A computed fold for a 253-nucleotide part of an RNA from a Lachnospiraceae bacterium, annotated as large-subunit ribosomal RNA, domain VI. The coordinates come from a structure-prediction model, not an experiment, and the mean pLDDT is 87. The RNAcentral record of the full RNA draws on ENA.

Context: one part of a larger RNA
RNA sequence: CGUAAGAUGUUUGAGAGGAGCUGUCCUUAGUACGAGAGGACCGGGAUGGACGGACCGCUGGUGUAUCUGCUGCACCGCCAGGUGCAUGAGGCAGGGUAGCCAAGUCCGGCAGGGAUAAACGCUGAAGGCAUCUAAGCGUGAAGCCCCCCUCGAGAUGAGACAUCAUAAAGACCCCUUAGAGAGUAUGAGGUAGAUAGGUCAGGAGUGUAAGUGCCGCAAGGCAUUGAGCUGACUGAUACUAAUCGGUCGGAUG
Numbered sequence: 001c002g003u004a005a006g007a008u009g010u011u012u013g014a015g016a017g018g019a020g021c022u023g024u025c026c027u028u029a030g031u032a033c034g035a036g037a038g039g040a041c042c043g044g045g046a047u048g049g050a051c052g053g054a055c056c057g058c059u060g061g062u063g064u065a066u067c068u069g070c071u072g073c074a075c076c077g078c079c080a081g082g083u084g085c086a087u088g089a090g091g092c093a094g095g096g097u098a099g100c101c102a103a104g105u106c107c108g109g110c111a112g113g114g115a116u117a118a119a120c121g122c123u124g125a126a127g128g129c130a131u132c133u134a135a136g137c138g139u140g141a142a143g144c145c146c147c148c149c150u151c152g153a154g155a156u157g158a159g160a161c162a163u164c165a166u167a168a169a170g171a172c173c174c175c176u177u178a179g180a181g182a183g184u185a186u187g188a189g190g191u192a193g194a195u196a197g198g199u200c201a202g203g204a205g206u207g208u209a210a211g212u213g214c215c216g217c218a219a220g221g222c223a224u225u226g227a228g229c230u231g232a233c234u235g236a237u238a239c240u241a242a243u244c245g246g247u248c249g250g251a252u253g
Stems, first nucleotide, its partner, number of pairs: 001154001006164006015151004021049007033038001051108005059102004066095005071086006112146003119139004170248004174190005195241003198237005204230003211224005
């Protein structure tokens, strides 16, 4: 911009893409078959591999500043307690929430229908017989089309349905933002408000803070104390910020 008036939501499905794999074991059955050795088709069940998708309850990884420990130097006058720097966004080490993730968990290939290939048939003449073929009709594959999953009306062949609106409906600017994200877009919200921050409570992590008291010559230990601290998690709460506003949008029958 179009889809011949404007919108919001839900859809149809032309078409496109994805998937499509396979082992072993048990049973049928030591049966059919075979002198024996050996050893099935068909059918039923179980469990794997690789591949793919989703997820984070479990097992774990990471988790750049969340907790703790440790060293050197400097500083906060000293002790104590801290801060800064030390591998280039953690000095080193031990953990670890959310998020992300796999090595973790769950799921998938199934089944079914249609038309066929090779092949096997029925009926059947030319050609009194025979013949699957010439007319006609079947069976038949991990393959083809559907079925399954995703996208999908710029499918210009531009579809459908429901609802809203007659000066609005609706959308945007702007702002708070995250289940979204390079930007844009998308989603949640904008006081008639829990959108983000803060605060409070909880969860979760770390592992018993500081100060004080007691014990010990001291290093240190014990008590207060599962303490103190705490990013992302959950909930509550208008304390702070989403203020006030503005723009686009119309004449079809």